[in-house]
The part of an RNA shown here (large-subunit ribosomal RNA, domain V) has 576 nucleotides and comes from a Minisyncoccales bacterium.
Model confidence (mean pLDDT): 82 of 100.
Rfam family: Bacterial large subunit ribosomal RNA. Rfam links the family to the GO terms ribosome and structural constituent of ribosome.

Context: one part of a larger RNA
RNA sequence: CCCGCGGCUAGACGGAAAGACCCCGGGAGCUUUACUGUAGCUUGACAUUGGAUUUUGGUUUUGGAUGCGUAGCGUAGGUGGUAGACUUUGAAAUCCGUCUUUCGGGACGGGUGGAGUCGCCAAUGAAACACCACCCUUUCAAGGCCUUUGUUCUAAUCCUGCUUUUAGUAGGAGACAUUGUCUGGUGGUCAGUUUAAGUGGGGCACUUGCCUCCUAAAAGGUAAUGGAGGCGUUUAUAAGGUCGGCUAACUCCGGAUGGAAAUCGGAGUGAUCGGACAAAGCCAAAAGCCGGCUUUACUGCAAGAGGGAUAUCUCGCGCAGUUGGGAAACCAGAACUUAGUGAACCGAUGGAUUUUUUUAGAAAAUCCAGAGAUUAUCAGAUAAAAGUUACCCCGGGGAUAACAGGUUAGUAGGGCCCGAGAGUUCACAUCAACGGCCCUGUUCGACACCUCGAUGUCGGCUCAUCACAUCCUGGGGGCGAAGCCGCUCCCAAGGGUUUGGCUGUUCGCCAAUUAAAGUGGUACGUGAGCUGGGUUCAAACCGUCGUGAGACAGGUUGGUCCCUAUCUACCGUGGG
Numbered sequence: 001c002c003c004g005c006g007g008c009u010a011g012a013c014g015g016a017a018a019g020a021c022c023c024c025g026g027g028a029g030c031u032u033u034a035c036u037g038u039a040g041c042u043u044g045a046c047a048u049u050g051g052a053u054u055u056u057g058g059u060u061u062u063g064g065a066u067g068c069g070u071a072g073c074g075u076a077g078g079u080g081g082u083a084g085a086c087u088u089u090g091a092a093a094u095c096c097g098u099c100u101u102u103c104g105g106g107a108c109g110g111g112u113g114g115a116g117u118c119g120c121c122a123a124u125g126a127a128a129c130a131c132c133a134c135c136c137u138u139u140c141a142a143g144g145c146c147u148u149u150g151u152u153c154u155a156a157u158c159c160u161g162c163u164u165u166u167a168g169u170a171g172g173a174g175a176c177a178u179u180g181u182c183u184g185g186u187g188g189u190c191a192g193u194u195u196a197a198g199u200g201g202g203g204c205a206c207u208u209g210c211c212u213c214c215u216a217a218a219a220g221g222u223a224a225u226g227g228a229g230g231c232g233u234u235u236a237u238a239a240g241g242u243c244g245g246c247u248a249a250c251u252c253c254g255g256a257u258g259g260a261a262a263u264c265g266g267a268g269u270g271a272u273c274g275g276a277c278a279a280a281g282c283c284a285a286a287a288g289c290c291g292g293c294u295u296u297a298c299u300g301c302a303a304g305a306g307g308g309a310u311a312u313c314u315c316g317c318g319c320a321g322u323u324g325g326g327a328a329a330c331c332a333g334a335a336c337u338u339a340g341u342g343a344a345c346c347g348a349u350g351g352a353u354u355u356u357u358u359u360a361g362a363a364a365a366u367c368c369a370g371a372g373a374u375u376a377u378c379a380g381a382u383a384a385a386a387g388u389u390a391c392c393c394c395g396g397g398g399a400u401a402a403c404a405g406g407u408u409a410g411u412a413g414g415g416c417c418c419g420a421g422a423g424u425u426c427a428c429a430u431c432a433a434c435g436g437c438c439c440u441g442u443u444c445g446a447c448a449c450c451u452c453g454a455u456g457u458c459g460g461c462u463c464a465u466c467a468c469a470u471c472c473u474g475g476g477g478g479c480g481a482a483g484c485c486g487c488u489c490c491c492a493a494g495g496g497u498u499u500g501g502c503u504g505u506u507c508g509c510c511a512a513u514u515a516a517a518g519u520g521g522u523a524c525g526u527g528a529g530c531u532g533g534g535u536u537c538a539a540a541c542c543g544u545c546g547u548g549a550g551a552c553a554g555g556u557u558g559g560u561c562c563c564u565a566u567c568u569a570c571c572g573u574g575g576g
Base pairs, nucleotide, nucleotide: 001576002575003574004573005572006571007570010568011567012566014563015562022397023396024395025394026393027392028389029388030387031386034193035192036191037190040186041185042184044182045181046180047179050153051152052151053150057146058145059144060143061142062141063140064139065138067136077135078134079133080132081131084118085117086116093112094111095110096109097108098107099106100105157173158172159171160170161169162168163167196208197207198206205225209231210230211229212228213227214226232378233276234335235334240294241293242292243291244290245289246288248272249269250268251267252266253265254264274283275282277340279338280337281336298321299320300319301318304315305314306313310379323332324331325330346372349369350368351367352366354365355364356363357362404451405449406447407446408445410444412440413439414438415437416436417435421431422430458533459531460530461529463525464522465521466520467519468518471496472495473494474491475490476489477488478487479486498512499511500510501509502508539557540556541555542554543552544551545550
C1' cells in the first nucleotide's frame, strides 16, 4: 500500500413519510342574534263537511205601515190612467186594546150601532189614500240566500270494546279533529354559501378614493406601514357678472377716559395683510376692500391643444341665438388656481313629429333630460352574507414564520484612550463620571440567504473535544503589600475543577465539602447513543374570554421515540 473479518455510530444536511407546525390556494366538520332557503310547529281560508235552533249584519221576495215648509176643511212622497169608488160580506158616530207619532193625529183588531162616507167644485208649482198600476224614503212581520255567535243532533270522519275478524254490533268523540291545497309567522332541525386585500411571516392595530407640500436627484414621472396636513363642502341677503372707486399689515412718535391691543394725526418699512376652507403656487389703478345695476352659475356647437395603457380628465380660438353691465372699446358659457367625488345595470319621474301592439279608451320598447350609491375595499364580484377547527384534509411554498446555521452588531460581553471625581493628602494601590476608539460573535434583536418531495425541539444520562477573556495548582510586576490574608495586572491551557435537598428545569436557593467547585464554542456538542419529566396532536377538568362552535407564552391529569450499518471516520484483528 492492497484485500478481508469483528465492533462502534460522529458524518454522508443518513433511510422512511411530496412537513401534521407556519403561510398561500382549495375543501370539509362544527357554531350562531352572518345571508338565503327549508323540515317541523303554528295562524287563517277553501275542500273532505251534513241536519236543527239561536244571535248579529247584509241582500232579496211577499204582506202591511210610513211621508206634516207656507197657503189650504187637513200629516198633499213621485209618475201615469180614470169619473166614479167603498158599503146589509155592515157606512157615519161612539167605547176598549195594540202599534206608530212632528203629540195634532194616523193605521189595525174587537164591541155597540144600523145607512151612509169620499171624490169631481174653491185654494195649490203638482190633485185627490175615490179607485187601479209601477216605483221612492223610513220601518214592521214572515220566508229564502250569504255572513256571524252560541247550543244541539248523527249519518261523513276518528277512537275503544266484542264477535264468526269478510262484515257487523255496542259505547265515546263528532262536523271539531284528521288529511290535502294556498297563505302569514316562527324555525341552525336541515341545506347551500359568504366571511376583502395590503402587510419586512401571519394575526392584532392601521390603511384603501381625491387635493397640497417634502422625499423627487433644477423637464415630466417616480416607491415605502417614509415625513406633514386637508376634502366628501360652501355662496342668490353672492362669496357669480359687469362698471366705478379704494389700499392693507407692522413699528415708532403724539393724543381725554383708553390700558399691550378700540378710535385720531404724523413718519418709516414695503405686501410681512387679505384672498370662504388645507398646503403650495400666484395676486397692487388687483385675483384683496367698498358701492351701483344685474343673472353669461345661458342654449346649440366647436378649430386646436394638454394629459393619458384604456376609460375617465383639463384648457379653449371662433360661429349662431338670447341676455346682463358699460358712454364706448369691450367683458361675461360661475367662483385666484389646484380637492368637495362614483362606471354599467336596475326601477321610478318629466319630455319626444320615434317604433311595436291595441283601440271608443290603453300598454310596452326606444331616444332625450335630470334625480336615486360612506357601490368610502371609492375602475364599483350579489338585490341579499359572520365565525370556528387541537377532529381536520388536499395542493403548494424555504416566494413566508417557529429550531439551528448565515449576514449584521442596535442590544450584550470584553479591551484601550481621555481623566471630572472618590480614595485624610494624592487622578492612575484600588474605583471611576461625561465622552472617544476598537474587539468578540456566548444574550435580546434585525434581515429572511440554504433547508417546508422533513436539518427532530428544552433538560438530564453517557462520551467527550477545543478556545483562553485562568476557578485551582505554577511563574512574575505593582500595592493604600509589616506578617498571615488579600487587591490588581502580566505570563501560562500540563493536569484538575465535589456530593446532596427542592424544581421537568438550564438557572437559582439551601446543606455539607473542596486546592478549586472557571467562562465559553462545538447544529444553545451528543435522541440511525439512552431517557421523555417539560414544551407541542387527539381525551378530560378548572379559571378567564366568547351567545356559541371554541380560545388562552394560564393552570392541571393522561398520552406508541422506528431503522438488520452500504461508504467515510474510529477501535481491534488477520492475510498478501